[in-house]
RNA sequence: GAGUUUGAUCCUGGCUCAGAUUGAACGCUGGCGGCAUGGCUAAAGCAUGCAAGUCGAACGAGAACCGGCUUCGGCCGGGGACAGUGGCGUAAGGGCGAGUAAUGCAUUCCUAACGUACCCUUCGGUAGGGGAUAGGUCAGGGAAACUUGGCGUAAUACCCUAUACGAUCUCCGGAUGAAAGACUUCGGUCGCCGGAGGAGCGGGGAAUGUCCUAUCAGGUUGUUGGUGAGGUAACGGCUCACCAAGCCGAAGACGGGUAGCGGGUGUGAGAGCAUGACCCGCCGCAUCGGGACUGAGACACUGCCCGGACUCCUACGGGAGGCUGCAGCGACGAAUAUUCCGCAAUGCGCGAAAGCGUGACGGAGCAAUGCCGCGUGCAGGAUGAAGCGGCUUCGCCGUGUAAACUGCUGUCAGGGUUUAGGAAGCAAGUGACCAGACCCAAAGGAAGGGCCGGCUAACUUCGUGCCAGCAGCCGCGGUAAGACGAAGGGCCCGAGCGUUAAUCAGAGUUACUGGGCUUAAAGGGUGCGUAGGCGGAUUCGUAAGUGCCUUGUGAAAUCCCACGACUCAACCGUGGAAUGGCUGGGCAAACUGCGAGUCUUGAGACUGGUAGGGGCCGUCGGAACGAUAGGUGGAGCGGUGAAAUGCGUAGAUAUCUAUCGGAACGCCGAAAGUGAAGACAGGCGGCUGGGCCAGAUCUGACGCUGAGGCACGAAAGCGUGGGGAGCAAACAGGAUUAGAUACCCUGGUAGUCCACGCUGUAAACGAUGCACACUAGGUCGGGGAGGUUUUGACGCCCUCCUGGCCGGAGCAAAAAGUAUUAAGUGUGCCGCCUGGGGAGUACGGUCGCAAGGCUAAAACUCAAGGGAAUUGACGGGAGCUCACACAAGCGGUGGAGCAUGUGGCUUAAUUCGAAGCAACGCGAAGAACCUUACCUGGGUUUGACAUGCACGGAUUAGUUCGGUGAAAGUCGAAUGACGCCCUUUGGGUGGAACGUGCACAGGUGCUGCAUGGCUGUCGUCAGCUCGUGCUGUGAAGUGUCGGGUUAAGUCCCUUAACGAGCGAAACCCCUGUCGCUAGUUGCCAGCGAGUCAUGUCGGGGACUCUAGCGAGACUGCCGGUGUCAAACCGGAGGAAGGUGGGGAUGACGUCAAGUCCUCAUGGCCCUUAUGUCCAGGGAUGCACACGUGCUACAAUGGCGUGAACAGAGCGACGCGAGACCGCGAGGUGGAGCAAAUCGCAAAAAACACGCCCCAGUUCAGAUUGCAGUCUGCAAUUCGACUGCAUGAAGUUGGAAUCGCUAGUAAUCGCGGAUCAGCUAUGCCGCGGUGAAUACGUUCCUGAGCUUUGUACACACCGCCCGUCAAGUCAUGGAAGUCGGGAGCGCCCGAAGUUGCCGCAACUCAGCGGUGCCGAAUGCGAGCUCGAUGACUGGGACUAAGUCGUAACAAGGUAACCGUA
Repeated sequence: GAGUUUGAUCCUGGCUCAGAUUGAACGCUGGCGGCAUGGCUAAAGCAUGCAAGUCGAACGAGAACCGGCUUCGGCCGGGGACAGUGGCGUAAGGGCGAGUAAUGCAUUCCUAACGUACCCUUCGGUAGGGGAUAGGUCAGGGAAACUUGGCGUAAUACCCUAUACGAUCUCCGGAUGAAAGACUUCGGUCGCCGGAGGAGCGGGGAAUGUCCUAUCAGGUUGUUGGUGAGGUAACGGCUCACCAAGCCGAAGACGGGUAGCGGGUGUGAGAGCAUGACCCGCCGCAUCGGGACUGAGACACUGCCCGGACUCCUACGGGAGGCUGCAGCGACGAAUAUUCCGCAAUGCGCGAAAGCGUGACGGAGCAAUGCCGCGUGCAGGAUGAAGCGGCUUCGCCGUGUAAACUGCUGUCAGGGUUUAGGAAGCAAGUGACCAGACCCAAAGGAAGGGCCGGCUAACUUCGUGCCAGCAGCCGCGGUAAGACGAAGGGCCCGAGCGUUAAUCAGAGUUACUGGGCUUAAAGGGUGCGUAGGCGGAUUCGUAAGUGCCUUGUGAAAUCCCACGACUCAACCGUGGAAUGGCUGGGCAAACUGCGAGUCUUGAGACUGGUAGGGGCCGUCGGAACGAUAGGUGGAGCGGUGAAAUGCGUAGAUAUCUAUCGGAACGCCGAAAGUGAAGACAGGCGGCUGGGCCAGAUCUGACGCUGAGGCACGAAAGCGUGGGGAGCAAACAGGAUUAGAUACCCUGGUAGUCCACGCUGUAAACGAUGCACACUAGGUCGGGGAGGUUUUGACGCCCUCCUGGCCGGAGCAAAAAGUAUUAAGUGUGCCGCCUGGGGAGUACGGUCGCAAGGCUAAAACUCAAGGGAAUUGACGGGAGCUCACACAAGCGGUGGAGCAUGUGGCUUAAUUCGAAGCAACGCGAAGAACCUUACCUGGGUUUGACAUGCACGGAUUAGUUCGGUGAAAGUCGAAUGACGCCCUUUGGGUGGAACGUGCACAGGUGCUGCAUGGCUGUCGUCAGCUCGUGCUGUGAAGUGUCGGGUUAAGUCCCUUAACGAGCGAAACCCCUGUCGCUAGUUGCCAGCGAGUCAUGUCGGGGACUCUAGCGAGACUGCCGGUGUCAAACCGGAGGAAGGUGGGGAUGACGUCAAGUCCUCAUGGCCCUUAUGUCCAGGGAUGCACACGUGCUACAAUGGCGUGAACAGAGCGACGCGAGACCGCGAGGUGGAGCAAAUCGCAAAAAACACGCCCCAGUUCAGAUUGCAGUCUGCAAUUCGACUGCAUGAAGUUGGAAUCGCUAGUAAUCGCGGAUCAGCUAUGCCGCGGUGAAUACGUUCCUGAGCUUUGUACACACCGCCCGUCAAGUCAUGGAAGUCGGGAGCGCCCGAAGUUGCCGCAACUCAGCGGUGCCGAAUGCGAGCUCGAUGACUGGGACUAAGUCGUAACAAGGUAACCGUA
C1' cells in the first nucleotide's frame, strides 16, 4: 500500500496478501565453473582405523645387521629396533551446548589480598658425599588382564652435608632454605639452583546491564555480622568454635518455567523486534554421579580411584570399555557428506639439530544447500510452410522469423602437447592438490518451473454439473465456470522454479520515537490517605543530573568508505571510518536536584455574617388506609376488554361516631437546595459535619495526585430480636389462550419498617478520574458583598461562589455532538483497553454464615464483532391527504336447476400451459373427422416441407384398371403429356419432375431461472430523475422541503438554489351547440304530377341527415375570500363552466410475474424416431369441491291480442324479399343487392285491452319419452333447432362476499367476430327505458407525502432466542490409577581428604584400627507438573429435526442493569 464487515458510507477493529531472509526440507526439472556451507532430531548407542607424542646431546641394558678376534662357549667395536628409568608435553589444539537466570556473560574499574612452567632482561651460585630402583635375570601364580618373590644395575631419578647475594620467618638477638650434568672441533654451547624485573597467560573482587511468571509474597539458621582459629597462591562463613540477631524483599526477595553469553546475524527509515549455524572471545561439559592425586597449571575428553546404568571377553574364578575428535555404522527423523590424499604450506609438541608426530590444518570427493559468474548460439531468412489450436461471419487469426534454408563464431564440456604460479628459507631439495599457455574437432552434448477471478503481470475453447475438485484472504463449482480438469495461447523467473516451515517488515496491531478510554475495547461506585511521582516567588552556596573540551577503553573478524588483486563478480587483501557505551580530568552554573536563608499570591488558620430535604437522636402532628365496637340502612358490592373467583340477609358496599394500629409525609415543590458518592423532604427540640461571602489579623509551600491500605456504599439478600396498616416474590384460585407454570382479576407468605451485625454489588451513568491555569458571548435560577438614590423600597450597574439552557472559535478532525460545568489549550498523578465467541467462565488464591464477591486464564472456534450516520423497507408508531376503501344507497354472488372453467378422482389417453389480488366463460373470436400437440393400432425413413451436389435413365405429372387393406399405404399393368436446342420421322439436353446416394430436413421435445418481442400488476397512482451550483470527509442531501392550492411534483409565495427531462395536463379520436361548403343511394318545407297507400316522380337545399372545414369554454366577466398570489366559493351569459362526458395514451421501476405451445432465438436432447402419414378413441369421462355466469323462485308478474319508437353492424362459396307448403324447426322458389338504394330486420321492454288471484300456481322450466328439421363424407361416444308429451329442484338464500356516484346502476332487446353446423347463457359492440344515495373519514382495504423507531436490506412471508433430539471436537470436575521433577527428613555409608590411637620408625613415608564429612541406591511425609479415569458439567461447530416466540417497531406486557 491492497483485499475483506455494509444496499451504500465514514470510522473502530481483527484476519489475509504483496518485500527481505534461512545451516532448511519437499515436488518437478537439471549443462559448467569459482567461493562458501552441510546431524538443527537421540548430551541416545557405537564395529573398525586413525586423532599425542618426542628426546640416545639425561640413563643403564641392548635384538637384527656390519667389522675384527676366537679356545667356537663366545668376546670386542660399530649400529641402533622393541621395551624401560628420567625430562618436557599430554590443562594446548579439536568437539559439543546437556546443565547454568548467575558460581555465567558483556562493559568499566579494583587486587598494598594473588600465582605463573616454557620465553626475554638482570644479579648471584653450580662444592662434597650416599643409598636404592625399573628395565634385566632366575623362579612362580593366572584363561586373560595382570601379578608375586629372590638376585643384580644406571642417571639431569632419589637422599644427606656444606655454602646463602637474594628469599622466608623474626621477640631484630638471630634462625631456616639450593643445585646436575651433557656434548664439544676444547674456542665453547646447551643445561641446573636461588633471587629481581618484564611480556604473555591466569586466580579473586566491585558497579551497571542481562527472558517469562505475583494464579510464586514472604524468604533465610552458616542464615547476617563479630572475635579467634584452620585452610588457600590469595580475600572471604571458604571451614570450625563461641557471641549477637541479624540479612534479603513490591525498584519483586523466595519459588516455578525457559535459556549457554557476547562480538555479531536477519529485518526495519529509524527506534526496535527476532536470533546466537558457520568465524572470533568467554563459560560449561566429556557415559551418569562423587572424589582426590600428579603438576607451573586439572579436580584433567582419548589419566587414576569408587559407586550406578549399559556393552563386550571369560576357562565363571575374574577382567575390559567410554567417537559431545576425523571418517564410518545402525537408530531417530522432513533432513544433513568420504571408513579419501598429504604433512608440500600455516601452526603446535618434543629435540642442540637432522627430524619425528599432528583426522589441528592444507586439499580433494559428495549435495543446485546458498552466493557469484558463464553457456545452451549469432546474423539473415515470408511459400507468413506443415502440424496444432481458436473464432466461426467459412473467410480468417494465433503459435511466428519461430522452423526449414544460407552464412558466421568457437565460451563450456571433449581430445592432445607443455609447465608460469601457489615455493617462503643462506643455498639446494621439496607439490597432496589446484591451475596457466598452445593446438584439434563440430551448432554439434546442454531448459525448465510456477502462474493467468480480484489483490497481481498474464484468456480462450472443451469436459464436468454443489459432483469431481480448487482455495493465502475474499471466495469459485447446482448445464453456457476467464476460479475445478485438459488443450492452445499468454505472463513471471530461469539452472532453476514452486510449496511448506520460520523470523522481521507492512502492524502507528503494545504506540520511547508513535495509540487510545461520552457512544467503537477501555474512568476504579465514592472518598481519606501510605510509599512513590510531580511541585509557588526570591538570594547565596554546591556541582549529583546537565552542557562543552579532553584521557583511556570499546579485541580481531563483520557492516560502511577508498584503493588493490583473482579476466569480472562472489570471495580476498591493505588502509580509513564507525563502534551509539563505560571511564579519568578540566571548565560552566542557566535549568533540575541538594544545603542554608527570605517572601506571600498556593494551602491552612482567625474574626464577622449567611443559605440549605447535610448527618444522628428524641418528641409531637394531621390526611389517607385497615381493623374493632356501636348507630342508620337493606341487596347487592367489588372487579374487567368482557367476566369469574372473592365479599354480602350471620346485614356487606355506602354513611355516622368512638377507639386501636403501622407505614408514608399531599399542597409549598421548582429547570430549586444539600452532600464525596450512595443518597436526603411533615413540625419542633438537642448534638454535629461541611460550604459560601466579607475583612486582610496569623502561619509561611505546610501543596497536587495517589499503587497497596482504610472507610463509606441503592435495592435485593443473610443472622438475632422486634414490628406488620398498605403493598407484595413464592403460593392458591378465577379468567385469557392451541397451551398460559405469564400479562388481567380475587386473595396471599417471606420481604418491605425498627435495632444491632453481615453482604459490597447496580445502566453505582454525565456511560465523561482528580487537581490547577488559560481561552467569545447571551439568558434563566440559588447564596452573599458593593455602587447608584439624602435614607429606604423597586430598578439598574459591578463582583465572588453555585445550578441549568442556547451558542461561536476550537476540538472530535468517524459522526452524533461538546463548547468557562470542555469532549478546547496545557501541566501533574492515578485507573483502564488491545478482534468476536469461549468468559467475567474454569482452576488456584483470598473474603463471606450462605448466596456469592474480588483476582483471572487456556484449548477450541469464527472472519468478523462493533460505533455513528445515509437511503430504503417495515411497525399491532404519529400527523396530513386520497380512492365505490368504509359509510349512505341500488342490484347481486354464496342456497336451487342448468351452462362453462378449474381442482380432485378415474383412465390406454382423459395433450399442454395459466395458480392470491394480477389462474379458474383464461390461451379457446367455435374440439363430431380435421383442428390435435394425447392414447391404441397400422405404415414410412432424404422423409409431409426447403436448398445444394453426384449419378441414373424416360422411368415423370395426369388418366385408366387390377390385387390387398379400416385407411394411409403397398404390389402390379396400360397409356402418356411438358421446357430448351438441332429440327425430317427423330435425336440430343436435363430446366421442372421422378428414383438412388450424400449433405441435411423435421421436433407443440427440455430450459420463460440463458433470451428477444409481447403482456399482466402496483396504477392514470403522482410520482421518477438529471445538469450546474451549494452543504456534508462520505454514503448522501438540497432542488423535490415549508405556507397555501389542485384531480395532479397543478399552480403561487417563500427559499442555496437555478434550470431541465420522463410522467400529470395539453396536442389526437368519438360525442354534445352553431356556422360554412357539398346534396346521392339520404331529406321533403313550399310548387307540380301520380297512387288504395308509400319522396313514388318532376323538382328543391330550406329542415333532418350525411361528412369535410371552421366557431365555441379561456376562471375570459362580476361579487366575495385569499399574502397585491395561485386558487376557491357564488353569480351572469351560454348548447356546454371550471378536466363538459367518453376513449386512446401507462413515467423510473417492482414481482428471476406470464409466455420456448403465436413468433424469433442460445444451449441441450431425438434422428427406421421425441420426425412424418393414417384409422379409431380421448380432450365432453364423474362419489365430490371451488370460481364465473344464465334462468328462476313470480302479480312492478305470467299469458293472449292489438299496435309504436332505435343504434351500430353484416352480406357474393353471401344476405336472400314478396309468393306458396308445413302447427313449427324448415322446405320450394328465386325478385333485388358487392349495398345511406336490396336483404338480414321482427327491435324488446314500454303502451292499450283482456284473463290469471298468491297456489309449487296459467310461476319456474330441469329431466325424460316420442316424432321431426338443418348442417355436414359422417351427429353412437359428441351438434343445434322444432312439435307434442313429461313438469325436478326452487317460495329470495348461513358465515361470508362482489359491482356501481348519472345517462351511471338496474332493466330491455339488437348486431358482429370465430364459423359447414354448433353446445354463445361466453366475448366484443349498439342503442331503448332509466333511478337511489354520499352526513362524513372513527373504523376495514389499498395508495401518496412528512416524521419517528429499527438488531430488517432476499428488506416483517424480515431478523432472531433458549431447552430438547443427532453427529463431531476441545475442555472443567471426579472415587482413583500411572509417571516425571525439585527439594526435605531418616537409614546405610563406597572411594577419598583428614583428625585420633596403635605398630614401625632418624625423618618422610607405610601398615592396622577408629571418628567427622560424604555419592548413588533404599525408606518416609508432603509439594509440584503431566497422562489416564466409570460418571458428570457447561462450551464450540454442523443446508433443510422438535417445542414454543424471549429480543429488534410501542416487537404487540417498553427494554435493560443489580439481586432473590
Molecule: small-subunit ribosomal RNA
Organism: uncultured bacterium